[in-house]
Predicted 3D model of RNase P RNA and transfer RNA as a complex of 407 nucleotides. It holds a member of the Rfam family "Bacterial RNase P class A". From the family's description: Ribonuclease P (RNase P) is a ubiquitous endoribonuclease, found in archaea, bacteria and eukarya as well as chloroplasts and mitochondria. Rfam links the family to the GO terms dimeric ribonuclease P complex, ribonuclease P activity and tRNA processing. Rfam classes the family as a ribozyme.
RNA sequence: CAAGGUGACCGGGUGGUCGCCCAUUUGGGAGGAAAGUCCGGACUUCACUAGGAAGGGUGCUGGGUAACACCCAGGAGCUUAGCUACGGAAAGUGCCACAGAAACAAUUCUGCCAGAUAAUUACUGGUGAGGGUGAAACGGUGCGGUAAGAGCGCACCAGGCCGUCGGUGACGCCGGUGCUGGCAAACCCCACCCGAAGCAAGGCCAAAUAGGGAAACGAUGCGGACCUAGACGCGUUUCCGGGUAGGCUGCACGACUUUGUCGGUAACGGCAAAGCUAGAUAGAUGACCACCACCCUUUAGGGGUACAGGAUCCGGCUUACAGGUCGCCUUGACUU
RNA sequence: UGCCCCGUGGUGCAGUGGUAGCACAGCAGUCUUUGGCACUGUUGACCCGGGUUCGAAUCCUGGCGGGGCAG
Numbered sequence: 001c002a003a004g005g006u007g008a009c010c011g012g013g014u015g016g017u018c019g020c021c022c023a024u025u026u027g028g029g030a031g032g033a034a035a036g037u038c039c040g041g042a043c044u045u046c047a048c049u050a051g052g053a054a055g056g057g058u059g060c061u062g063g064g065u066a067a068c069a070c071c072c073a074g075g076a077g078c079u080u081a082g083c084u085a086c087g088g089a090a091a092g093u094g095c096c097a098c099a100g101a102a103a104c105a106a107u108u109c110u111g112c113c114a115g116a117u118a119a120u121u122a123c124u125g126g127u128g129a130g131g132g133u134g135a136a137a138c139g140g141u142g143c144g145g146u147a148a149g150a151g152c153g154c155a156c157c158a159g160g161c162c163g164u165c166g167g168u169g170a171c172g173c174c175g176g177u178g179c180u181g182g183c184a185a186a187c188c189c190c191a192c193c194c195g196a197a198g199c200a201a202g203g204c205c206a207a208a209u210a211g212g213g214a215a216a217c218g219a220u221g222c223g224g225a226c227c228u229a230g231a232c233g234c235g236u237u238u239c240c241g242g243g244u245a246g247g248c249u250g251c252a253c254g255a256c257u258u259u260g261u262c263g264g265u266a267a268c269g270g271c272a273a274a275g276c277u278a279g280a281u282a283g284a285u286g287a288c289c290a291c292c293a294c295c296c297u298u299u300a301g302g303g304g305u306a307c308a309g310g311a312u313c314c315g316g317c318u319u320a321c322a323g324g325u326c327g328c329c330u331u332g333a334c335u336u
Numbered sequence: 337u338g339c340c341c342c343g344u345g346g347u348g349c350a351g352u353g354g355u356a357g358c359a360c361a362g363c364a365g366u367c368u369u370u371g372g373c374a375c376u377g378u379u380g381a382c383c384c385g386g387g388u389u390c391g392a393a394u395c396c397u398g399g400c401g402g403g404g405c406a407g
C1' cells in the first nucleotide's frame, strides 16, 4: 500500500418567523434500528395447595444479569483472521436411496493361496490384505510372520475406556488397555427451566337497552388445562336476540441517564454528585430565511443527503442502510 | 398495536429425507368440408437465501409476499 475478517461510533448543528403537541410562566418534543414480533422479563387479570403424568424450551464449563436462547472469560474441534446448532450412538428403536459381493456384521465381483501336478478349464477348501463400486467398506502407517492373509505379533499414531496428578469446572499432562461405521436440526435418553392470556391487559364514571328467550347436565355430582389426595364453592356449558362503542385512568421517576471514584482480566457491580430527556388518540416537530458541517459539479450553483418514524415499558437478537470515522487481527507486495 | 395461519407448472390440488405427480388450460399432430368433441404426444413449477445431511419440496433458521382474529 492492497485485499479480507471482526468490533464500536456518526449518519446533522445554531439562530429567527409562521404553524402543531405536552407542560405551565418559562421549558421540552422520534431511532440506531422506532422495523421483524424471534427471545427474556416487569406489570395486569384469571388461576386453591401438594404430588404425578403430558406438552414445550435450552444444551461444553465458570461468571454477569431482574431474567434470557443475551453478554464476558475460558475449554474442545475445525477447512485455525475466525467459525461452531458444542450433552449422550456402550439404554432401546429406526434410517443409510442408487451403485456395489456386502452398509453391523460380511464374499457367487476381480484377486491371493492350497488340493496339484509339467501346465490348466471347471470344482473343493482357506482368505478378506490389494483392486473396483460408493459419501462412508468395519481404525491407520511400517516391519515381522503365514500356504496365502488378518492386531496374528511388534513399534508409532488417532479415537474410546480405566487410573495417578493438576484445575472450582469443561478439560489437560502422564501411564495402561487390542475396545474401534455414520446419522439424535431421526424417535429417544440425560441435566436444568416453564400455568394461561395480554395495555385492544385491567380499573373508574356517565348513558342506553330486553333485571330477554331456549336447551343439556347436576349432590354417590359438578367447578377451576389431565390424574390422585386435601381444601373451598354451589352451579356449569351451548345457541338465538338486544343495548353501548363515549369520557377519565392505566400513561411514563425508570432493573433510568451523565460524570467521577473503588473492586474485578472482562462482562459488570458498589459509592458520591448532578439531571428529568415524547406521551399523542381522525394519532403531534412541517414550511421559509441565514450561517456552519457533509456530498456532487467546477468558480457558478445544486442537494435532507442511506435505511427509515413511537403507542405499556425495559434488556437483547435478527434484518435494512448512501456516505464516512476509529481500533484489533490475517494474507500478499515493497522498504528499513 | 398485538396474536395466529399459509406459499408446489397459467389455475386447482397431492407429495411429510432417495431426486416432481393428477386434472383443467396452452402448443403440435390425427379425424372432419370446417369447427367442436375424441385420441396421441409435448412445454412449463417446489417464494428467496443460509445451515444439517452422502442427498432437502420435506428438517432447522433468517428474509419476502398473502390471509385471519382481537375494540
Base pairs, nucleotide, nucleotide: 001332002331003330004329005328006327007326008325009324010323012292013291014290015289016288017287018286020029021028022027031307035318036317038316039315040314041313042312043198044197045196046195048230049229050228051227052226055194056193057192058191059190060074061073062072063071064070075086076084077083078082087189088188092187093186094183095182096181109131110130111127112126113125114124115123139157140156141155142154143153144152158180159179160177161176162175163174165172166171202249203248204247205246212240213239214238215237216236217235221234222233223232256275257274258273259272260271261270262269263268294303295302296301337406338405339404340403341402342401343400346360347359348358349357354390362378363377364376365375366374383399384398385397386396387395